[in-house]
The RNA shown here (small-subunit ribosomal RNA) has 1427 nucleotides and comes from an uncultured Campylobacterota bacterium. The RNAcentral record of the sequence draws on ENA and SILVA. Its mean pLDDT, the model's own confidence on a scale to 100, is 83.
């Protein structure tokens, strides 16, 4: 300042917006200075005008001002000063005017001309000069010139009012005495002005040169005074990187806010200074102004007018209008402080005292205090039980600060009168809780939760972020926090923020070291003597205004507030002292540089000259079809003779081996061999100098590649180009070619991931190991080796350091001294702007605007057409299928009134459905019914029930008739039935993304964690990584790790083998006996079905680390988890199910319930997806035969026997089942027959005729028989399943079920082929690497281009603002010149008149405003640009 609110009082504050302003007040006074007009007897009063003071002070405001303007210390020997105070003298004699006023005239009007005539403390001469000032001469002082002093000469004053009065003078007035003011000259003070200085005072170098009166001198003018202040000469200077000038901001200080403190920010109120007073520029006047309420000129602007002309100037107090988020009453008083004039009384005073007015701000104070459970009612919430609001109200009692009213009633006044505030503060009394609570928040930061509404909507948000149906974040309620007459919001400063770091930061990789050297100004510098006394340090003195901060007190009832005293103002200046550290000066010294002389090494550097070996190309010879190229292959080159060879010759252009984290260089960079010329380090010696050093902003030079000028070269290689490929394309990768360039001269450029991503110097700090160069020492004295000094050069590592990674005597350690740089990301290394370049571009370097983040190292995990290592029918190796065909079957999709619903990658599609004619059912269509088809309750009422009639498609309506039951206390009561009325039922209606439960899926992978220890700043790590092994994180071995847990494994179940019990429905070896284990008889066997053994790498041998194993082998029915099943770790997929069930919320309620008929999930151009049956001869069709397991079964399973071909039918034994029945298995085997064909294969389809089941087979079952006999002739791309008793192949059961099986879920029978292998596809595991990914590659991300929106930069123009130099014009003013006009004082002169001196006028020189052309800066602008 808004927004809501709002009780009292006290102090205090209040246009931050220099726009324009009506009214009305703010600065007048003096008759004791004067003239005169009125009224009055008079005293006197009031006017006008001359006159003196004073309007330069108080009031105000910040536009200009970057500046001696503040501030703060001095200086004036370069100054002025009315009023007041001190001292001293003086105050004498004259003279002309003039206003006002009469008259007369002009104008509207402000105003103004003429005459006439007057006073003064108005004005002029003249006298007088102590002392002042001016000149000339002489003396003296001082830190310094201009300073005191003295002689002489000259210059210039004055005013006069008033009271009193003795003698003398005077007609009088008055002289004259005396007192009181003035006044004139002087001296001095005080307090005010002014000038001068040192030193301090924003930003911006994309402002680097600036300056002609500019710097200084001689002389003048001017001024109160110094001076380029101003003039005329003379000289060339003066300022600037320690930032001149220029731009843009801004009044400065005491303070004020903030801060631990340095320090940042600010310049309201109060108090010092400035500056201004509608814009500009001017000067009078006066002591003082260039004058807020004086003048004059320009200018815009407003008025007022007879249109000729004139008036104004609130940034004084009120107020008004705009303006703007925004600031008050047109008040009272001169009581008090103060100030102006007066001699005083007094007058003026919007200065100032006071009030008003606004929660603006500070401080107090209140809105009630005790006591009250039924814990009222009502509110919100609920798990319906409560719980909170809440002692909080009601309700009793008691209080009166405010309030209200009556009554008394000040200080403020040092005064005798005088009080605006005020009948105010304050005291006393009466009256009543009476008059007095809001505003914010409530997801975390931040104290303080739940209901409802809402539904990526409304909406919130300071940052993170909330809002897609169960929001503690949105609105509202309840309820809670917080602070209160306030409380939230906004905006601004400073804290926090060590995020600009002087205190107190950084620059390997986060932002950051110049690409690299020579030096220049700074800046820092070894040792030692001496002085000095700037810097430092001590003290002492002046100053640092009051006020405010801080102490210790005072006064208002307390505080705020006022106020006395100290203290403090960390600062300046000056004097004195110390001399250690820096710094100057002077002299020493050698250890820092440095010079010499010896001596070796080196792709340092330049010039010129040589060598060879390859390419190429030419020329000859030899030879004959290729060559050459690639993942393949083309273009290309070759019969006109290439490529391959032989010899010879041309030219250019780079130096293989040596060759080395070897060596030189400052960096860039440097490699064939000689010569010349030339820079540098390095080691020895230790002769010289004698701090010469180090760093170095500018500046100077050196600088890869590339590119670019003139000229040359020019083999090979190659941007560009043009061909062949490659690709969806391929302006690319790969191939043939090929041109600038690569090469060399002389110039230009001057940049790189110019990198150690690490600037230079010097000193210190533990080691180890290597290499180049030089040089000591022992030794043998030959080379090595050793041992050790001093340069380089490289690993590894220790403290230290580091955010980790890492660095670590060559530090990124500890320490100094100096440059360079950096402050979140993008936008941008870009724009403009200036400097360089032939150009390309380089150097410098931003903002609008956008975003919550960029970014660094590290850790875990996911990933990766990285890496190792291993497993899995994962692939290979086999076998059999799918995918063609028919038909079954589920899905899309389509279609209908419906064609219910769900489940869609593995992990949805013979899935939910272990079975849709009706029912099922949840869809449609129609027809009912509403407490309902079902559950509890409440009345009345009937037994229950059963049986008939009409009507309907039923459902259901409407009616008839039988029937009188069980229990009992005799009241009634269970059970059911109807009828009422409510509460409620009822939903396969939505949300599987609100959920439990259950299940898919990774994946029977072998993984998933934990506790304590340790490591790490931390996330986390180790354990669980390693080396072996395994089917297994199974097991060993090792280990900073030691254990443990859920998973593996194993314990359960069936199966392979034996043994014991036990023997009917099962079995039959023995013995009798029959068609038949049927019967006696037995219980060996098989079988059942229970309990046991057994298998553990036990054990041998070999490998193996003496380990864990593993290989092989014996025993054994069975051997390395035997085979199979059950089991399914943390988690993952918001997998899947609200249509099994249960549930939160939500919707429906004569309907999304509930009945009932039909219909319809069964459709039908298609597509998929699992399957049946085929295509045949390893077969098919016919006939004989032979062998099984595991089931089921009373609404049943149904035998022998009849009937039908044949499904089936009669019938009705057995049998609740080791007993009876379904039940004959079936391929198999024997034998016969088709003979390679769309068939004696296939059986689809479609006609007849039947059974069955069932209320019913139309739509829409399912067999059987006759008859039809379709597609099919081994399936395209692609795809599945199995590793053994598997696979394929047989066929039987069974669940569901009235009926309905190619499906599903079990049974046995026959019964194979292959696995060298882990490259490879796919999915797991493990350890490891990269990573900018973490809803984790199905991830993240770059650009163009489309559409809309934002800011920028450019731009033909165009519009504005402002500066400074040029030119033109030139108001008013001083100044100076002129002045033939006009002129009272003096002066000469008898007068006329003249003189001196002045006015007006008129000229120059300066100059404001205005003009013109440039230069800066801003708006705007089609168009185009990038962001």
């Nucleotide at each position: 300042a808004c927004g809501c609110u709002g009780g009292c009082g006290g102090c205090g504050u209040g246009c931050c917006u220099a726009c324009a302003c009506a009214u009305g007040c703010a600065a007048g006074u003096c008759g004791g200075a004067u003239g005169u007009g009125c009224c009055g007897c008079a005293a006197g009063g009031u006017g006008c005008a001359u006159g003196g003071c004073a309007g330069a002070c108080g009031g105000g405001u910040g536009a200009g001002u970057a500046a001696c303007g503040c501030g703060u210390a001095g200086g004036g020997a370069a100054u002025c000063u009315a009023c007041c105070u001190u001292u001293u003298u003086g105050u004498g004699g004259g003279g002309a005017a003039u206003a006002a006023c009469g008259c007369u005239c002009c104008g509207a009007a402000a105003g103004g001309a003429g005459u006439g005539g007057u006073a003064a403390u108005a004005c002029c001469g003249c006298a007088u000069g102590a002392g002042a000032c001016c000149g000339u001469g002489g003396c003296c002082u001082g830190g310094g010139a201009u300073g005191g002093u003295u002689a002489c000469g000259g210059u210039g004053a004055a005013a006069c009012c008033u009271g009193g009065g003795g003698a003398c003078c005077g007609c009088a007035a008055g002289g004259c005495c005396u007192g009181g003011g003035g006044c004139a000259a002087a001296a001095a003070g005080a307090g005010g002005a002014u000038c001068c200085u040192g030193c301090g005072u924003c930003u911006g170098a994309u402002u680097a040169g600036c300056u002609a009166g500019u710097u200084g001198g001689c002389g003048g003018g001017g001024u109160a005074a110094u001076g380029g202040c101003c003039c005329a000469c003379c000289a060339a200077g003066g300022c600037g990187a320690c930032g001149a000038u220029c731009a843009g901001u801004a009044g400065c200080c005491g303070g004020c806010c903030u801060g631990a403190g340095a320090g940042g920010g600010u310049g309201a109120u109060c108090g010092g200074c400035c500056a201004c007073a509608c814009u500009g520029g001017g000067a009078c006047u006066g002591a003082g102004a260039c004058a807020c309420g004086g003048c004059c000129c320009a200018g815009a602007c407003u008025c007022c007018u007879a249109c000729g002309g004139g008036a104004g100037g609130c940034a004084g107090c009120a107020g008004c209008a705009a303006g703007g988020a925004a600031u008050c009453u047109u008040g009272g008083g001169c009581a008090a402080u103060g100030g102006g004039c007066g001699a005083a009384a007094g007058c003026c005073u919007g200065a100032c005292c006071c009030a008003g007015c606004a929660a603006c701000g500070c401080c107090g104070c209140g809105u009630g205090a005790g006591g009250g459970a039924u814990g009222a009612a009502g509110g919100c919430u609920u798990u319906c039980g409560g719980g909170u609001u809440g002692u909080a109200a009601a309700c009793c009692u008691c209080u009166u600060u405010u309030c209200a009213u009556a009554g008394g009633g000040a200080a403020g006044a040092a005064u005798a009168a005088u009080g605006a505030c005020g009948g105010u503060a304050c005291c006393u009394g009466u009256g009543g809780a009476a008059u007095a609570a809001g505003c914010c928040c409530c997801g975390g930061c931040u104290a303080a939760c739940u209901c409802u509404g809402u539904g990526c909507c409304a909406g919130c948000a300071g940052c993170c972020g909330c809002g897609g149906u169960a929001a503690u974040a949105c609105a509202g309620a309840g309820g809670g926090g917080g602070c209160a007459a306030g409380c939230g919001u906004u905006a601004u400063u400073c804290g926090g923020a060590a995020u600009u770091a002087u205190u107190g930061g950084g620059c390997g990789u986060a932002a950051a070291g110049g690409g690299c050297g020579c030096g220049u100004a700074g800046g820092c510098g070894g040792u030692u003597u001496g002085u000095u006394a700037a810097g430092u340090c001590a003290g002492a003195u002046g100053u640092g205004u009051a006020a405010u901060c801080c102490c210790c007190g005072a006064g208002c009832u307390c505080a705020a507030c006022u106020u006395g005293g100290g203290a403090a103002c960390u600062g300046c200046a000056u004097c004195u002292g110390a001399g250690a550290c820096u710094g100057g000066c002077a002299g020493g010294c050698u250890a820092g540089a440095g010079u010499a002389c010896u001596g070796g090494a080196g792709a340092g550097g330049g010039u010129g000259g040589u060598g060879g070996a390859a390419u190429u190309c030419c020329u000859c010879g030899u030879g004959u079809a290729g060559c050459g190229g690639u993942g393949a292959a083309a273009u290309g080159c070759g019969u006109a003779g290439a490529g391959a060879u032989g010899a010879g010759g041309a030219g250019g252009a780079a130096c293989a081996c040596c060759a080395g984290u070897g060596g030189c260089g400052a960096a860039g960079g440097c490699g064939g061999c000689c010569a010349c010329c030339u820079g540098g380090a390095c080691a020895g010696u230790a002769a010289c100098u004698g701090a010469c050093g180090c760093u170095g902003a500018g500046g100077c030079g050196c600088g890869a590649a590339a590119g670019u000028g003139u000229g040359g070269g020019u083999a090979g290689c190659a941007a560009a180009c043009a061909g062949g490929a490659u690709u969806a394309g391929a302006u690319a990768c790969c191939c043939u070619g090929g041109u600038a360039g690569u090469c060399c001269a002389c110039g230009c450029u001057g940049u790189a991931a110019a990198c150690g991503a690490u600037g230079a110097a010097c000193a210190c700090u533990u080691g180890g190991u290597g290499u180049g160069g030089a040089g000591g020492g022992a030794g043998u004295u030959g080379a090595c080796c050793c041992c050790u000094u001093c340069c380089g050069u490289g690993c590894c590592g220790g403290a230290g350091c580091u955010a980790a990674c890492g660095c670590a005597u060559u530090a990124a350690g500890u320490a100094c001294u100096c440059c360079g740089c950096c402050u979140g990301g993008g936008a941008a290394g870009u724009a403009c702007g200036g400097u360089c370049g032939c150009a390309a571009g380089a150097c410098u370097a931003a903002a609008a605007c956008u975003c919550a983040a960029a970014g660094g190292a590290a850790u875990u995990g996911a990933c990766g057409g990285g890496g190792g290592c291993c497993c899995g029918c994962a692939c290979a190796a086999g076998c059999g299928g799918u995918g063609g065909a028919g038909c079954a079957u589920g899905u899309g999709g389509u279609u209908u009134a419906a064609u219910u619903c769900g489940a869609c990658g593995c992990a949805a599609c013979g899935c939910g459905c272990a079975g849709a004619a009706c029912c099922u059912u949840a869809c449609c269509u129609g027809g009912g019914c509403u407490u309902g088809a079902c559950a509890u309750c409440u009345g009345c009422g009937g037994a229950a029930u059963c049986c008939c009639u009409g009507u309907g498609a039923a459902a259901g309506c409407a009616g008839g008739g039988a029937g009188u039951g069980c229990c009992u206390u005799c009241g009634g009561g269970a059970g059911c039935c109807g009828c009422a009325a409510g509460a409620c039922a009822g939903g396969u209606g939505c949300u599987g993304c609100a959920u439990g439960g259950c299940u898919g899926u990774c994946g029977u992978c072998a993984g998933c964690u934990c506790g304590u220890g340790u490591c790490g700043u931390g996330a986390g790590a180790u354990g669980u990584u390693g080396g072996g092994u395994u089917a297994a994180g199974u097991c060993c071995c090792g280990c900073a790790a030691c254990g443990a847990g859920c998973g593996c494994a194993a314990c359960c179940c069936c199966u392979a083998u034996c043994a014991c019990u036990a023997g009917u429905u099962g079995c039959c070896a023995u013995c009798a006996u029959u068609c038949a284990g049927u019967u006696g008889g037995g219980c060996a066997c098989u079988c059942u079905a229970g309990u046991g053994a057994g298998a553990c790498u036990g054990c041998c041998g070999g490998u193996g680390u003496u380990a864990a194993a593993c290989c092989g082998g014996a025993g054994g029915a069975a051997g390395g988890u035997g085979g199979g099943g059950a089991u399914g770790a943390c988690g993952u997929c918001a997998a899947g199910u609200c249509c099994u069930c249960a549930u939160g919320g939500c919707c429906c309620u004569u309907a999304u319930g509930u009945c009932c008929a039909g219909g319809g999930c069964u459709a039908c151009a298609c597509a998929c997806g699992u399957g049946c049956u085929a295509c045949a001869a390893u077969g098919g069709c016919c006939g004989g035969u032979a062998c099984a397991a595991a089931g089921a079964g009373u609404u049943g399973c149904g035998a022998u026997a009849c009937c039908g071909c044949g499904a089936g039918g009669u019938g009705g034994a057995g049998c609740c089942a080791a007993u009876c029945u379904c039940a004959u298995a079936a391929a198999g085997c024997c034998g016969g027959u088709c003979u390679c064909a769309g068939u004696u294969c296939g059986g689809a389809u479609u006609g007849g005729a039947g059974u069955c089941u069932g209320c019913a087979a139309c739509u829409c079952g399912a067999c059987u028989c006759c008859a039809u006999g379709a597609a099919g002739u081994u399936g395209g791309a692609a795809u599945c399943g199995c590793u053994a008793g598997u696979a394929a192949u047989c066929g039987c059961g069974g669940a569901u079920c009235a009926g309905c099986a190619u499906g599903c879920c079990g049974c046995g029978g026959u019964g194979a082929a292959u696995a060298c292998g882990u490259u490879c596809c796919c999915g797991g595991g493990c350890c490891u690497u990269g990573u900018a990914c973490a809803c984790a590659c199905c991830g993240c991300c770059c650009g163009u281009c489309a559409c809309a929106c934002c800011a920028c930069g450019g731009g033909a123009g165009u519009c504005g603002a402002u500066u400074g130099g040029u030119c033109c014009c030139g108001a008013a003013g001083u100044a100076c010149g002129u002045g033939a006009g006009c002129u009272a004082a003096c002066c000469c002169g008898c007068a006329a008149g003249g003189g001196a001196g002045g006015c007006a006028g008129c000229g120059u020189c300066c100059u404001a405003a205005g003009g013109a052309a440039u230069g800066u800066c801003g708006g705007u602008g089609a168009c185009g640009g990038g962001g």